c-di-GMP-I riboswitch aptamer from a Candidatus Omnitrophota bacterium, 92 nucleotides, folded computationally. The source organism's lineage runs through Bacteria, Pseudomonadati and Candidatus Omnitrophota.
[in-house]
RNA sequence: ACUUGAUAAAGGUAAACCAUUCGUAAGGAUGGGACACAAAGCUAUAGGGUCCUCGCACAAUUAGAAUUACGCGAGGAUUGCCAGUUGCCAAG
Numbered sequence: 001a002c003u004u005g006a007u008a009a010a011g012g013u014a015a016a017c018c019a020u021u022c023g024u025a026a027g028g029a030u031g032g033g034a035c036a037c038a039a040a041g042c043u044a045u046a047g048g049g050u051c052c053u054c055g056c057a058c059a060a061u062u063a064g065a066a067u068u069a070c071g072c073g074a075g076g077a078u079u080g081c082c083a084g085u086u087g088c089c090a091a092g
Base pairs, nucleotide, nucleotide: 002092003091004090005089012037013036017032018031019030020029021028022027035080041085042084043083047082048081049078050077051076052075053074054073055072056071059068060067061066
């Protein structure tokens, strides 16, 4: 320097759920909690995906009111979806 994460040590993070709180929502914060994680560190004015809200257009359902799939645009959320980047330990 590269590859790998079988074993070991030290340490770290914390899903669901519950309480409080912020947000129209997706979702966020704090505390409890522990399903998991070798990057579950960092990055959302870095690409894709997914999700939410609003607008437009179109079609469908309906007696009507209205509702909704797909599409386009705008604004958001998510890094524990992929990704980019840095890095601990061990083995080879």